Context: one part of a larger RNA
RNA sequence: GAUUGAACGCUGGCGGCAUGCUUAACACAUGCAAGUCGAACGGUAACAGGCCUUUUGGCGCUGACGAGUGGCGGACGGGUGAGUAAUGCAUAGGAAUCUGCCCAGUAGUGGGGGAUAACGUGGAGAAAUCCACGCUAAUACCGCAUAUGUCCUACGGGGGAAAGCGGGGGAUCUUCGGACCUCGCGCUAUUGGAUGAGCCCGCGUCGGAUUAGCUUGUUGGUGAGGUAAAGGCUCACCAAGGCGACGAUCCGUAGCUGGUCUGAGAGGACGAUCAGCCACACUGGGACUGAGACACGGCCCAGACUCCUACGGGAGGCAGCAGUGGGGAAUAUUGGACAAUGGGCGAAAGCCUGAUCCAGCAAUGCCGCGUGUGUGAAGAAGGCCCUAGGGUUGUAAAGCACUUUCAGUAGGGAAGAAAAGCAGAGGGCCAAUACCCUUCUGUCAUGACGUUACCUACAGAAGAAGCACCGGCUAACUCCGUGCCAGCAGCCGCGGUAAUACGGAGGGUGCAAGCGUUAAUC
Numbered sequence: 001g002a003u004u005g006a007a008c009g010c011u012g013g014c015g016g017c018a019u020g021c022u023u024a025a026c027a028c029a030u031g032c033a034a035g036u037c038g039a040a041c042g043g044u045a046a047c048a049g050g051c052c053u054u055u056u057g058g059c060g061c062u063g064a065c066g067a068g069u070g071g072c073g074g075a076c077g078g079g080u081g082a083g084u085a086a087u088g089c090a091u092a093g094g095a096a097u098c099u100g101c102c103c104a105g106u107a108g109u110g111g112g113g114g115a116u117a118a119c120g121u122g123g124a125g126a127a128a129u130c131c132a133c134g135c136u137a138a139u140a141c142c143g144c145a146u147a148u149g150u151c152c153u154a155c156g157g158g159g160g161a162a163a164g165c166g167g168g169g170g171a172u173c174u175u176c177g178g179a180c181c182u183c184g185c186g187c188u189a190u191u192g193g194a195u196g197a198g199c200c201c202g203c204g205u206c207g208g209a210u211u212a213g214c215u216u217g218u219u220g221g222u223g224a225g226g227u228a229a230a231g232g233c234u235c236a237c238c239a240a241g242g243c244g245a246c247g248a249u250c251c252g253u254a255g256c257u258g259g260u261c262u263g264a265g266a267g268g269a270c271g272a273u274c275a276g277c278c279a280c281a282c283u284g285g286g287a288c289u290g291a292g293a294c295a296c297g298g299c300c301c302a303g304a305c306u307c308c309u310a311c312g313g314g315a316g317g318c319a320g321c322a323g324u325g326g327g328g329a330a331u332a333u334u335g336g337a338c339a340a341u342g343g344g345c346g347a348a349a350g351c352c353u354g355a356u357c358c359a360g361c362a363a364u365g366c367c368g369c370g371u372g373u374g375u376g377a378a379g380a381a382g383g384c385c386c387u388a389g390g391g392u393u394g395u396a397a398a399g400c401a402c403u404u405u406c407a408g409u410a411g412g413g414a415a416g417a418a419a420a421g422c423a424g425a426g427g428g429c430c431a432a433u434a435c436c437c438u439u440c441u442g443u444c445a446u447g448a449c450g451u452u453a454c455c456u457a458c459a460g461a462a463g464a465a466g467c468a469c470c471g472g473c474u475a476a477c478u479c480c481g482u483g484c485c486a487g488c489a490g491c492c493g494c495g496g497u498a499a500u501a502c503g504g505a506g507g508g509u510g511c512a513a514g515c516g517u518u519a520a521u522c
Stems, first nucleotide, its partner, number of pairs: 001522004006518005013369006019362002021327001026325003030322003035072003040069002043065002047063003050059003079280003088205002091202001093200002097197002102193008110144001112142002119134006150159003164185006172179002206252003213243003218240008255277004259270004282303005305316004333359001335358003341355001342353004372402004382393004406463001408458005416449001421443008466511005471492003477506005487494002
């Protein structure tokens, strides 16, 4: 000099854009943060409508829908950096793998069965919750049939699937429910792709030798098991290997990277925000489900802690967003909205979304603007200095003439909004001028921010300047007070009676809504 997620002191007008627990991975009150689907199912607790009605009523009939079965999603998104010096990361390769939803292709979607929740009845319990019996449905569950392709094979053969739901409809049939046809969504098997993930390997990746030896599933082989998959991954047997001064092992420290800061560069230091990867979710262990987890807001066990209890037994996990206590020099609102972007579910309408978009707080940082402009010498008054003549503050003020940014008040006012919906026309599908899909045109909505940005008008210089320094380094000097005292200080050093170095004043210098100090890095 540059820089900072900074803090402290003094001061403080506005706006834009960023950033904001670096400490206790300390403990957490309260609310919210993951649901959705009735176009899978039996149904009807609530609301609205309709019908019947002797109304304190009945009917799931319709819109819808609590709880339940079932499906998909809760493995994403969000947080933190404790652990980890290599099961990590970065870069460059590899072969022995899996991959829900998505895309493309091929083939199929036949016919049966037994349960079970909800519900009812009864019971246990303070509660959490649980038990027995009885009824019922499915895209829940299980056989059978079939098998293009697929899997196993000793090549003879053997094994293995599926589910329906909704829209529309001219003939024909009908038990008047429908069958049937067609379209859409689904389901099954399989091939390929895309995406994502698992595994192996080369090279690189902090300090310590006052850590020199380490290792027994250890190193390799055979066989078996196991996994989606190679492999001591595991096991039996056999051999005795494997690593190490090119630093093994041990100890300490640490998430890694793109990058950030500095520097002419080489390098050095760091790894906040943003992005990629990894690890973790009260502590330790374990598996279940699933395409995917050994799962932050799932389960089980153990532990510590907190809470409820009728003492028998139960409940919980903010390193999600706010917020509280604590720690600390120190770090924000228990805000608004799903309008946009994105995600989950759904055919869609839509619902959910503390992701996200916004607002609030903080000069924490960067950037921009303002605090007036011109004129004005009697060089006013006052202050300070003085050789007492004067000098300086100083065109500074006053006065005169203007302007009105920003803030204030009032009015106007974009863009972020296009998908979707509705109507019409064309095309595709089809037995069909239904339905459905798609293109175009028209039309109609939807904004948290928001009293938005921006524009116009009004009033009046009106509301808006401080901080540090002035001995040398280093830009800027005099007086008074003090008298090795009080004090200053980054280094050299000042102060013991004329202190440009302490304290005050006048003056000056430098930055400026900031200025200094402290800490840290180059």
Predicted 3D model of a 522-nucleotide part of an RNA (small-subunit ribosomal RNA, 5' domain) from an uncultured prokaryote. The full RNA is in RNAcentral, with records from ENA. The coordinates come from a structure-prediction model, not an experiment, and the mean pLDDT is 86. Its Rfam family is "Bacterial small subunit ribosomal RNA".